[in-house]
This is a predicted structure of a 1477-nucleotide RNA (small-subunit ribosomal RNA) from an uncultured bacterium. RNAcentral holds the sequence, with entries from ENA and SILVA. Model confidence (mean pLDDT): 83 of 100. Its Rfam family is "Bacterial small subunit ribosomal RNA". Gene Ontology terms of the family: ribosome and structural constituent of ribosome.
RNA sequence: AGAGUUUGAUCCUGGCUCAGGAUGAACGCUGGCGGCGUGCCUAAUACAUGCAAGUCGAACGAAGAAGUAAGCUUGCUUACUUCUUAGUGGCGAACGGGUGAGUAAUACAUAAGCAAUCUGCCCAUAUGCCUGGGAUAACCGUUGGAAACGAUGGCUAAUACCGGAUAGGUGAAUUGAAGGCAUCUUUGAUUCAUUAAAGUUGGGAAACAACACAUAUGGAUGAGCUUAUGGCGCAUUAGCUAGUUGGUGAGGUAACGGCUCACCAAGGCGAUGAUGCGUAGCCGACCUGAGAGGGUGACCGGCCACACUGGGACUGAGACACGGCCCAGACUCCUACGGGAGGCAGCAGUGGGGAAUAUUGCACAAUGGGCGCAAGCCUGAUGCAGCAACGCCGCGUGAGUGAUGAAGGCUUUCGAGUCGUAAAGCUCUUUGAUCAGGGACGAUAAUGACGGUACCUGAAAAACAAGCCACGGCUAACUACGUGCCAGCAGCCGCGGUAAUACGUAGGUGGCGAGCGUUGUCCGGAAUUACUGGGCGUAAAGGAUGCGUAGGUGGAUAUUUAAGUGGGAUGUGAAAUCCCUGGGCUCAACCCAGGAAUGGCAUUCCAAACUGGAUAUCUGGAGUGCAGGAGAGGAAAGCGGAAUUCCUAGUGUAGCGGUGAAAUGCGUAGAUAUUAGGAGGAACACCAGUGGCGAAGGCGGCUUUCUGGACUGUAACUGACACUGAGGCAUGAAAGCGUGGGUAGCAAACAGGAUUAGAUACCCUGGUAGUCCACGCCGUAAACGAUGGGUACUAGGUGUAGGAGGUAUCGACCCCUUCUGUGCCGUCGUUAACACAAUAAGUACCCCGCCUGGGGAGUACGGUCGCAAGACUAAAACUCAAAGGAAUUGACGGGGGCCCGCACAAGCAGCGGAGCAUGUGGUUUAAUUCGAAGCAACGCGAAGAACCUUACCUAGACUUGGCAUCUCCUGAACUACCCUUAACCGGGGAAGCCCUUCGGGGCAGGAAGACAGGUGGUGCAUGGUUGUCGUCAGCUCGUGUCGUGAGAUGUUGGGUUAAGUCCCGCAACGAGCGCAACCCUUAUUUUUAGUUGCUACCAUUCAGUUGAGCACUCUAAAGAGACUGCCCGGGUUAACCGGGAGGAAGGUGGGGAUGACGUCAAAUCAUCAUGCCCCUUAUGUCUAGGGCUACACACGUGCUACAAUGGUGAGAACAAAGAGACGCAAGACCGCGAGGUGGAGCCAAUCUCAUAAAACUCAUCCCAGUUCGGAUUGCAGGCUGAAACUCGCCUGCAUGAAGUCGGAGUUGCUAGUAAUCGCGAAUCAGCAUGUCGCGGUGAAUACGUUCCCGGGCCUUGUACACACCGCCCGUCACACCAUGAGAGUUGGCAAUACCCGAAGUCCGUGGGGCAACCAGCAAUGGAGCCAGCGGCCGAAGGUAGGGUCAGCGAUUGGGGUGAAGUCGUAACAAGGUAACC
Repeated sequence: AGAGUUUGAUCCUGGCUCAGGAUGAACGCUGGCGGCGUGCCUAAUACAUGCAAGUCGAACGAAGAAGUAAGCUUGCUUACUUCUUAGUGGCGAACGGGUGAGUAAUACAUAAGCAAUCUGCCCAUAUGCCUGGGAUAACCGUUGGAAACGAUGGCUAAUACCGGAUAGGUGAAUUGAAGGCAUCUUUGAUUCAUUAAAGUUGGGAAACAACACAUAUGGAUGAGCUUAUGGCGCAUUAGCUAGUUGGUGAGGUAACGGCUCACCAAGGCGAUGAUGCGUAGCCGACCUGAGAGGGUGACCGGCCACACUGGGACUGAGACACGGCCCAGACUCCUACGGGAGGCAGCAGUGGGGAAUAUUGCACAAUGGGCGCAAGCCUGAUGCAGCAACGCCGCGUGAGUGAUGAAGGCUUUCGAGUCGUAAAGCUCUUUGAUCAGGGACGAUAAUGACGGUACCUGAAAAACAAGCCACGGCUAACUACGUGCCAGCAGCCGCGGUAAUACGUAGGUGGCGAGCGUUGUCCGGAAUUACUGGGCGUAAAGGAUGCGUAGGUGGAUAUUUAAGUGGGAUGUGAAAUCCCUGGGCUCAACCCAGGAAUGGCAUUCCAAACUGGAUAUCUGGAGUGCAGGAGAGGAAAGCGGAAUUCCUAGUGUAGCGGUGAAAUGCGUAGAUAUUAGGAGGAACACCAGUGGCGAAGGCGGCUUUCUGGACUGUAACUGACACUGAGGCAUGAAAGCGUGGGUAGCAAACAGGAUUAGAUACCCUGGUAGUCCACGCCGUAAACGAUGGGUACUAGGUGUAGGAGGUAUCGACCCCUUCUGUGCCGUCGUUAACACAAUAAGUACCCCGCCUGGGGAGUACGGUCGCAAGACUAAAACUCAAAGGAAUUGACGGGGGCCCGCACAAGCAGCGGAGCAUGUGGUUUAAUUCGAAGCAACGCGAAGAACCUUACCUAGACUUGGCAUCUCCUGAACUACCCUUAACCGGGGAAGCCCUUCGGGGCAGGAAGACAGGUGGUGCAUGGUUGUCGUCAGCUCGUGUCGUGAGAUGUUGGGUUAAGUCCCGCAACGAGCGCAACCCUUAUUUUUAGUUGCUACCAUUCAGUUGAGCACUCUAAAGAGACUGCCCGGGUUAACCGGGAGGAAGGUGGGGAUGACGUCAAAUCAUCAUGCCCCUUAUGUCUAGGGCUACACACGUGCUACAAUGGUGAGAACAAAGAGACGCAAGACCGCGAGGUGGAGCCAAUCUCAUAAAACUCAUCCCAGUUCGGAUUGCAGGCUGAAACUCGCCUGCAUGAAGUCGGAGUUGCUAGUAAUCGCGAAUCAGCAUGUCGCGGUGAAUACGUUCCCGGGCCUUGUACACACCGCCCGUCACACCAUGAGAGUUGGCAAUACCCGAAGUCCGUGGGGCAACCAGCAAUGGAGCCAGCGGCCGAAGGUAGGGUCAGCGAUUGGGGUGAAGUCGUAACAAGGUAACC
């Protein structure tokens, strides 16, 4: 520091996710030791048991025990000492310890203040400690009660309580001085009032000492109160407040204060967020982060609050009191039922809750606390130990050597590789653990829980000590097997459908290591709330527009001030923490010391540039005046013509109207058309213009009236008066609403007609609201420039509208300058790109509004507005990993342009109808083997199924096999022949192995296994081969350039071509694969060569038959020839095109071979090869028979026909290319014929197949189901072959079906082509209408590119990229999920009103009671106290009506998600009616 994920790819926007750190953690697997820390986050839930606050005899009286002494009534008394105990009394118990419920401020932090306060113990100073009195507990009786606990009589003490004296203090009044901060503070004098004390101990009488006690002043510490600032959410909480705000007076308090009360006034708080609701202890700090920030508030420390829940006071220096009191409530316990007791959020511990958190331990030895003169006692504070890998830190589980690279595992290409120097073995060591011995510091006298601990020494043995997670990318680390969209994984992307590096296991590897992973939470990455540090034309985002309040911001000059700002100093910012340095535990964690830091706040001093305040001035911003011109700016009234419609009348006759085509509709009752007149409403052609005006919406005939704004010129006036603008107010298209008018045309709804599968639409005919007017609502639009307003600055060019000025002119133009508006192009710059570009989306400043992933949703609820429709404000649950912007390349379009092709058109011949052949589907079957499936399967694999083939079925048989390799044994194997069998198999059976270097080999049989074998599966695991687009003209690369990039350019453009063929131009220049050419064949010719070919000349024959010849034909080798080379014209002086000459051939001459990058997961595992899977007495092998040939039917491809351009009969011509030895077979003979007999010749330019047929000539048929057509069937034959039934071909005779030219539709062909005619070959024993070749005869037509199909190039749109066979929307049906409404119902919370009213303070009260003081001889009275009673307030409780929040709820609404459901096809292309608001 980044990475993954939207796309075919790219850039951007934007979310989601990951890598890091942390944790009071939990869970899973595992677990050796030690140190230091930490350990109920949930139920502030309920608690058994024990302990956690006592102490003082040197305050006091008493009781008991022990000891000593004395007395004697010898078992009692007294005195003393020590100890113990309850009580009176003092101090403490308000600390320490726990918890975080409440609390959004009576809290906390920071900084101030108290001139408005208190402070026990402690310290300092000063002074004092005098004199009296009456009680009471304990105790002894009586007595109540179960108990807790009392009642009553009597005795007694004090440092308990009370009176008096004295002092100083305090208060009031009068008066003086000093100071300050407004009230005031300090200090002096006089008078009046009021107010202290306690003793004890030391052998202790005095003196002395110590500890107490009292007063005053001061300090220290602690506490109280006040102020300012700071730190949570919600505005779908906007108004709150009656003691409320202030005053006067009084009361109260330690103290100020509405703290309380009486009276008076009507204030106080709030958009800088009051009030309400929700949540929450606050801080030092901790975690994270570069920082700014964000999150947290465990442990440690400071403060606060609480102590079962609520209320209350008492005591006291301090409490409204955790281990005190009273009352109420809930709960628990005891009870004799009358009444009592209790409060672990102290330490342990228990139940419960929970994912989850420890011992009912030791000790006061240390540190600290309480009491005490002290000894000492108490102390679950604390110090330690126990449990827990909960965290951090440290150590170990061995070290060296060791190759046969052991065994074993795993993998394998079978060679090996790897675990791996790893192990074993050998040589060593002993940290920890174990055993034994010694043994601290912590306490410098005593005293050690920890603890026989830390530590040290010794001993033995490698001995006792390694796991967890991951291994597709992110992210370090890969193979095998199993599984087969199953089981499962997953943080995101995603993996799994038979070869899974992603699941599970194993081996290996990587990472960390006594831990490792997972889960939760926080920060980071996230610049993804942006202060540092983001945005708003199209990605989310500018308010519909203006005016304007608060607020924010604000021109120039001068003076002043010092709030902001800058600097210095001072105080504070507790300690701990973090950081730095140093030190102590062997190191580290941990601990200690010092420093730095603590960004802050406060006080004070200085400065005066900038901002702010004050004062004065200025004119540039802004405004006013004056002079002009422009304009659909607004409101009202009036007027006008054209057109539509309607009415009346005339003319006139059969249609009109409407559409893609029609129909509904109108019309013989006279329409449409036309003429004239009239009525009425609405809108204003031309001018008219990216022209004008207005803030926007918007504004268009003409005239008048009223009226707003802008612009230009001038520079007289004011003197910053400005900009923006939350709330607010106003305006605001269309539609809609209300009331009343109006209604010609148009026209939602509606009706009818069409279209259609349907058509609640598009089209047509009608037609009502509405559109118009007046008044009033609504308040929204894709209200758009998708661009808020203002100011300033930053190249130009060119239009246009309104002004002004200059030059020039007689004048009008032209030209130049300038201001304002409105457009286009464009530099810099900006932008993700598109684009913007002085009218900015540039550079800056000011103000406002708005955004933070998609969906849910601009929806629900709540509120405000509205008559309603609805508008404004505006969520959440849930769900997805995307949604989106711009641009790129393709593909596609019922987008456009250009071009080509037997693509259409023009023609010829067909197919589709018939019969047959053949292939396919379907059906059937034991089997009808398998494959091929639009074009590009279907006379295809198959160039030939009777057996074989053959893969299928039935039946029978074999099991190392028909074949290959290896091991062992044997020597035969096998054959003639015979029997059996359907056949194979089986049985019998004569005779007989071969070679040899003697090792063996060949051949054959037998045995056991490794293996053979498979036309079994997967063509979606593959190779190879093939089809297709398409013989279409395309497909790419290098370098350069452009672009952030995908990519573009080149390859586009203008011409041209069959062609990306060539030329020209051009940020391109070149190149490659394709095109073309090179190759074969054909057309012409030359040379060479003449046998088997040929025959002009000379002979010869029936015959080139033979002699002769090689001129010709022909054959087959090498050449020539054609290149737009020449001419004319056109064209850019080009490429090229048109025409012509010559030439056998002319513009690639004809034909063939040749098939770019790629597409279709195209075809083939059954040609072959091959991975993996499967079968192994069978899915292998062999044999026989059957099947592949079935047959209601459907389709493809062909053959033959339907006839006279023909059939039949007769005669008689002319080819080419092939084949031939298990062959072709002549002549001759036999047969009507197929064919047979027989065999000459030929391994082929020699012989044979082999007569070519159509054509031609003659004759006949005469338009018929025929002398057409030949299917079908019968009979008789022939050939091949072991075999012709299933199931071959051919012949003869006989039979003589359909069919009279073929619907919709569809195929081929552009010249030696179509059509027609025959011939040959491969396969093959035999079998062709098929296939592949060969020649004969030999046409018609092409105007042309509008349309159909296919293709190429350019361009355009796109929401497609599996690419239109694409994508995608909504209802309905089903399942699940969350949510709104809902009659109601249940509960919580806070408040209001009233009732009742405990404890208790305070007030009042009198007829009860009372030791101290006073008066009095006394009785008694007074002061005062207690109890009682009354009153105010008052918790809990009750009643009532509301508020608010939450749960449940029949039913219901929409939403989301789901498998390949249903119906349509709304959107994306002109999406087939442009889309959208």